[in-house]
RNA sequence: GCAGGCUGGGUCGUCGCCAGUAAUACUGGAGGAAAGUCCGGGCUCCAAAAAGCGGGACGCCGGGUAACACCCGGGCAUCCGAGAGGAUGACAGAUAGUGCCACAGAAAAUAUACCGCCUCUGUUUCAGCGAUGAUUCAGAGGUAAGGGUGAAAAGGUGGGGUAAGAGCUCACCGCUUUCCUGGCAACAGGAAGGGCAGGGUAAACCUCGUUCGGAGCAAAAUCAUGCAGUGGUUGGGUCGCUUGCCUAAAAACCACGGGUAGAUUGCUUGAGGCUAUCGGAGACGAAAGCUCGAGAUAGAUGACGACUUUAACAGAACCCGGCUUACCGGCCUGCUUUU
RNA sequence: GGCCCCAUCGUCUAGUGGUCCAGGACAUCACUCUUUCAAGGUGAAGACACGGGUUCGAUUCCCGUUGGGGCCG
Numbered sequence: 001g002c003a004g005g006c007u008g009g010g011u012c013g014u015c016g017c018c019a020g021u022a023a024u025a026c027u028g029g030a031g032g033a034a035a036g037u038c039c040g041g042g043c044u045c046c047a048a049a050a051a052g053c054g055g056g057a058c059g060c061c062g063g064g065u066a067a068c069a070c071c072c073g074g075g076c077a078u079c080c081g082a083g084a085g086g087a088u089g090a091c092a093g094a095u096a097g098u099g100c101c102a103c104a105g106a107a108a109a110u111a112u113a114c115c116g117c118c119u120c121u122g123u124u125u126c127a128g129c130g131a132u133g134a135u136u137c138a139g140a141g142g143u144a145a146g147g148g149u150g151a152a153a154a155g156g157u158g159g160g161g162u163a164a165g166a167g168c169u170c171a172c173c174g175c176u177u178u179c180c181u182g183g184c185a186a187c188a189g190g191a192a193g194g195g196c197a198g199g200g201u202a203a204a205c206c207u208c209g210u211u212c213g214g215a216g217c218a219a220a221a222u223c224a225u226g227c228a229g230u231g232g233u234u235g236g237g238u239c240g241c242u243u244g245c246c247u248a249a250a251a252a253c254c255a256c257g258g259g260u261a262g263a264u265u266g267c268u269u270g271a272g273g274c275u276a277u278c279g280g281a282g283a284c285g286a287a288a289g290c291u292c293g294a295g296a297u298a299g300a301u302g303a304c305g306a307c308u309u310u311a312a313c314a315g316a317a318c319c320c321g322g323c324u325u326a327c328c329g330g331c332c333u334g335c336u337u338u339u
Numbered sequence: 340g341g342c343c344c345c346a347u348c349g350u351c352u353a354g355u356g357g358u359c360c361a362g363g364a365c366a367u368c369a370c371u372c373u374u375u376c377a378a379g380g381u382g383a384a385g386a387c388a389c390g391g392g393u394u395c396g397a398u399u400c401c402c403g404u405u406g407g408g409g410c411c412g
Base pairs, nucleotide, nucleotide: 001335002334003333004332005331006330007329009308010307011306012305013304014303015302017029018028019027020026021025031313035324036323038322039321040320041319042318043216044215045214046213050243051242052241053240055212056211057210058209059208060074061073062072063071064070075091076089077088078087079086080085092207093206097205098204099201100200101199114147115146116143117142118141119140120139121138122137125134126133127132155173156172157171158170159169160168174196175194176193177192178191179190180189181188182187220265221264222263223262229256230255231254232253233252234251235247236246237245272291273290274289275288277286278285279284340411341410342409343408344407345406346405349365350364351363352362357395367383368382369381370380371379388404389403390402391401392400
């Protein structure tokens, strides 16, 4: 210096807070991000979650997983480093179609001709006895080599060829078609053809493929307390439209207004944690043993003192797996370079 | 706690990816007009919340951060 992982203050005393229990006591009591709410799932309700369209998300290949936009391994492209190694990728399609490409420039996509180069015709001037040559201007044509513009200019470099040029032709490179070999695949390597067609943009519309029903614990359910209705619609049933199904007239829904706001469940044993073993390259999986480590409801987990080594970012509110962002100091492992 | 939305001069706002050195109104400042003030006229200064990415090019498209606002039994 590169990569990966771990830790996230400790001990004692005093006074408190929340929960539980066998209760003047004992036991337990925030995080790696509890955060942002950006993805994915569990769970609950809405038709026992139905069909189509619209709409959203994702997009190299293989695997992992409950699932994912996450993770692991591999491939490709671009970039950084002397090296170990690292970073980024919205990484399908521009030959399905449509749109856009300002300014500049001749031309921005059915190619084109501003300067230049070349040929022919007419013409000006000069040289020459003449044939003719050089030259000026105009017209007709050829050309994509050179100049110039631009982010981008219609395969690139070199040789041949030509009036000048041009894949016109040849070699190499690129592109493309077919085949062979390796690989599960993405892809890589090779051979033979094709003279080259097809600028960029899909984080523009779109096309193709995969996938997604909606709402969220203030979901949802129960008990208690309390109140005042009025107006509108014919429908209502968890984003929109259509179909279907269910339900409704003593009803339902919408809007305004009035009222209560206490308690219980959901609530924490879970894709849980720890230990060693086995399988796998790894993410991860399998089986065994041990273990229970917060559950509030204005919301507990703190304050002070002493010693130590100086301590960041920050604090649960239904629960998990990720991503992203914030962060003091220290430790471990592997590797590189220099001495 | 959960679910959504927004950010452009001091304030309110306009703005198909280029034609933008971002337009307008009110406010501010200077000059003018008037005996003076106001109104009027002329002119000036003044902004895309921040950091990345896509693109030739971003106020606009995408991602993250910050700040603000709304709704719920």
Molecule: RNase P RNA; transfer RNA
Organism: marine sediment metagenome